[in-house]
Context: one part of a larger RNA
RNA sequence: CUAGGGACUCCAGAUGGGAAGUGAAGACCCCGUGGAGCUUUACUGCAGCCUGUCGCUGUGUUACGGUAUUCCUUGCGCAGCGUAGAUGGGAGGCGUCGAACCAUCCCCUCCGGGGGGUGGGGAGCCACCAAUGAGACACCAUCCUUGGUUUACUGUAACACUAACUCAAACUUGAGGACAACGGUAGGUAGGCAGUUUGGGUGGGGCGCCACACCCUCGAAAAAAUAUCAAGGGUGCCCUAUGGUCAACUCAUGUGAGUCAGAAACUCACAGGAGAGUGUCAAGAGCAUAAGUUGGCCUGACGCGAUUACGCAAAGCAAGUAAUCGCGAGAGGAAACUCGGGUCUAACGAACCAAUGAGCCUUAUUGAUGAGGGCCAUUGACGACAGAAAAGCUACCCCGGGGAUAACAGAGUCGUCGCCGGCAAGAGCACAUAUCGACCCGGCGGCUUGCUACCUCGAUGUCGGUUCUUUCCAUCCUGGCCGUGCAGCAGCGGCCAAGGGUGAGGUUGUUCGCCUAUUAAAGGGGAUCGUGAGCUGGGUUUAGACCGUCGUGAGACAGGUCGGUUACUAUCUAUCUGGAG
Repeated sequence: CUAGGGACUCCAGAUGGGAAGUGAAGACCCCGUGGAGCUUUACUGCAGCCUGUCGCUGUGUUACGGUAUUCCUUGCGCAGCGUAGAUGGGAGGCGUCGAACCAUCCCCUCCGGGGGGUGGGGAGCCACCAAUGAGACACCAUCCUUGGUUUACUGUAACACUAACUCAAACUUGAGGACAACGGUAGGUAGGCAGUUUGGGUGGGGCGCCACACCCUCGAAAAAAUAUCAAGGGUGCCCUAUGGUCAACUCAUGUGAGUCAGAAACUCACAGGAGAGUGUCAAGAGCAUAAGUUGGCCUGACGCGAUUACGCAAAGCAAGUAAUCGCGAGAGGAAACUCGGGUCUAACGAACCAAUGAGCCUUAUUGAUGAGGGCCAUUGACGACAGAAAAGCUACCCCGGGGAUAACAGAGUCGUCGCCGGCAAGAGCACAUAUCGACCCGGCGGCUUGCUACCUCGAUGUCGGUUCUUUCCAUCCUGGCCGUGCAGCAGCGGCCAAGGGUGAGGUUGUUCGCCUAUUAAAGGGGAUCGUGAGCUGGGUUUAGACCGUCGUGAGACAGGUCGGUUACUAUCUAUCUGGAG
């Protein structure tokens, strides 16, 4: 110097691996004392409807009631002439305006009698006096009671009327009719409509459960305090004696003895420090000087207050519980003393409201009464237990948020899963190790399934197939080698080895699996279960619809079924093709 290749700078055209690419404050999931739509035997209401009653709304008849009233009537314990309603007055009253008596009719009856009408009759009859709790229906007044009657008002039922009112007509009138309609009021009904509620904890949420108020032991790391859906249990009462006090006694169990009597009945003796008992299905403490067992007397299982402790460590805080003390009234005891329930630690509940109280204060000038208001106490409950008044569905859904929290993927872990190893009981005709290999033990891998909730919810597109590339070896075939219970052929087991190969059909959305015929063989895995800015969209997983099952229903169902928008013009990087310097 020529030719070729590479690097570098740049241009054009492609591809779509990466920028957990762009798009949209995730629609799934959870949370919010968020929203909306829908449902119902959720809660509370409102229309509407039903019924009663009042107004509009009047007249009459009958029946049966109610209230008041007029007149009349009824009233029998025993004793007593005899059918005495109550009280008061009372010594006289009634009678030719017709007494006793007789006849007859009616009503009532306790069958004794009582009351009334008509006719006859023609002058008397009754009371005061004795018996009786009470004295004359002799007479008068008032009242009660039984029954009848008169009048007034009124109710219920039925019927009739016409004039309100209604309807039809438009000529008068006809039909209905105090009903209906309308208005007021009360009770009932009332998802037709409305407003709301429908708890919390939670190794995501739901289902389950209560770890939501309390008590005991342990966890708890020797002061106190101390968490988890940590471990083991208990409480929401019971008891007028199972309480108070005083006194006496000593248990469980064992041994021995004793008529029936035995393993167990009752009695005696000895041993016996608690091995019993102490209201409870708790546990831990305490207790024999007994707090245990038995008996006597009682009601302190008191009233009014104060303080302290726990509740609630070192900030505050209620109910409740316990302890100590003062005053008062008591119980037991000779007394000292003890007693404000149960030996101690669980057995519980604010305000509002209601009821109760021989309680206290107070109310429209004053007094009294009624009725209210207040204070205090007791009882009644909220157990989600410092206490709203309260059911569900949403795939038709919406908003605000969360990777504080689930589903996919990743990460961690590796019980499960896969593979390997140690030891070698056993079988293999004998023989552990040709081959198979229990129990037990130790690893590796990170393909399965779990667990965790560390990254991502202002989004990393989710199963399978397809296309295309790469990689691992724990090797299916092909290659080399060793052992054999390897004669050979064909096998079985092992060592090295990842260069190449590992295919086609039927069924199913399938991965997987089963089946078919071939083949040297039809290996197993990884790459965000490689690969949707490459495709597909059969499955899953929106809105429509059907079936079964569940639900009163709205609706629901890892039950089935048919249907159902797959966005992106490539900036950088990467790769490929062509070109320029």

Description:
The part of an RNA shown here (large-subunit ribosomal RNA, domain V) has 581 nucleotides and comes from Methanoculleus sp. EBM-46. The source organism's lineage runs through Archaea, Methanobacteriati, Methanobacteriota, Methanomicrobia and Methanoculleus. Its Rfam family is "Archaeal large subunit ribosomal RNA". For this family Rfam cites "Crystal structure of the ribosome at 5.5 A resolution" (Yusupov et al., Science, 2001). Clan: LSU clan. The sequence was found in a public genome assembly.